The prediction has a mean pLDDT of 81. Small-subunit ribosomal RNA, central domain from Ceratopteris richardii, 343 nucleotides, folded computationally. It matches the Rfam family "Bacterial small subunit ribosomal RNA".
[in-house]
Context: one part of a larger RNA
């Protein structure tokens, strides 16, 4: 460079935004850059191919004749592809009116429950349970009142399928600030778009610093089982879990399916809107089954793994995500990323 490939076999960047470079609607007129056509030159000689000739054949060698994609020059064609002109509306975005939502940041507020405290009734277990460390006449454990903190928000709720969010997520209730969708009326804009590097953001878990500390519980001490027990069970318990604030940049970051556009059978369910109002049509989401088609099967299947397009990340067993060297981080690390060897 070609060819096949990426849902389960090797292969989709964790996401999204967007510069430049790739590609990217309609339609009319010009233009001749690429394209495309004819004609001129030019493409040395050998050498190739084809006749013929010469060495007794052949290799060699001679002669004619041929071929030479290409390159330039000149005249010409105008579909596409590049500039140019002047338009449209379907893409795309603005603008009216509606509308659903656990979308995101701040602040305030709320009641159950765990636990500790304090006080009052009671008295012997309590806790675990196969049992033991523990806990408890210094009056527990229930049980009533009061007080305090700290984290999570039952029920409503449909749970293998529901909302919103680009992803990572995202749920008590109230207030503000703010981002995004969809439907609809075409008012206006008129291709203003779709995609590497970069930059943003990114559970959990660990990292700095100050705070907080009820539960839970890495570690660590115990008691048990066991042959053994650095465990599973049990009691105890610190970091951590929570708030700020700067870091980390990774997960089986999953749909194991990269965005984007177009065109594709039927039929249930269920959500948000618009029309007409029993029930339909019609869009924009979330499921279910299937037709065609696709697959190695398993499945998928208008949310495709159909059928095409455009950009783009990536792929042959270990050795290995290792080695080294470079970027980055306060560390831990993370990100680039081989080879020699061997089958």
């Nucleotide at each position: 460079c070609u060819g096949a490939c990426c849902a389960c076999a090797a292969a989709g960047g964790g996401u999204a935004u967007g510069u430049a470079g790739g590609c990217a609607g309609u339609g009319u007129a010009u233009c001749a850059u690429g394209u495309u056509a004819a004609a001129a030159g030019u493409c040395a000689a050998a050498g190739g191919u084809g006749c013929u000739a010469g060495c007794u054949c052949a290799a060699c060698u001679a002669g004619c004749a041929u071929a030479a994609u290409g390159c330039c020059u000149u005249c010409a064609a105008a579909a596409c592809c590049a500039a140019u002109u002047c338009a449209c509306u379907c893409a795309a975005g603005u603008g009216g009116g509606a509308u659903a939502g656990a979308g995101g940041g701040g602040g305030g507020u709320g009641g159950a429950a765990u636990u500790u405290c304090a006080u009052g009734u009671g008295u012997a277990g309590g806790a675990a349970u196969a049992a033991a460390u523990c806990u408890a006449g210094a009056g527990a454990u229930a049980u009533a009142u009061g007080a305090a903190g700290g984290a999570a928000c039952a029920c409503c709720a449909a749970a293998g399928u529901a909302u919103c969010a680009a992803a990572g997520g995202c749920a008590a209730c109230u207030u503000u600030c703010u981002a995004g969708g969809u439907c609809u009326c075409u008012a206006g804009u008129g291709a203003u778009g779709c995609u590497a590097g970069g930059u943003g953001u990114g559970a959990a878990a660990g990292c700095u610093u100050g705070g907080g500390g009820a539960g839970c519980a890495a570690a660590c001490a115990u008691g048990a089982u066991a042959a053994g027990a650095u465990a599973c069970c049990c009691u105890a318990g610190u970091a951590u879990u929570c708030c700020a604030u700067g870091c980390c940049a990774u997960a089986a970051a999953u749909g194991a399916u990269g965005a984007g556009u177009g065109u594709u059978c039927a039929u249930c369910c269920u959500u948000g809107g618009u029309c007409c109002a029993u029930g339909g049509a019609u869009u924009g989401g979330g499921g279910g089954c299937u037709u065609a088609g696709c697959u190695a099967a398993c499945a998928c299947g208008u949310u495709a793994a159909a059928c095409a397009c455009u950009c783009u990340a990536c792929u042959u067993g270990g050795g290995a995500g290792u080695a080294u060297g470079g970027u980055u981080g306060c560390a831990u690390g993370a990100c680039u990323g081989a080879a020699a060897c061997u089958c």

The source organism's lineage runs through Eukaryota, Embryophyta, Pteridaceae, Parkerioideae and Ceratopteris. The full RNA is in RNAcentral, with records from Rfam.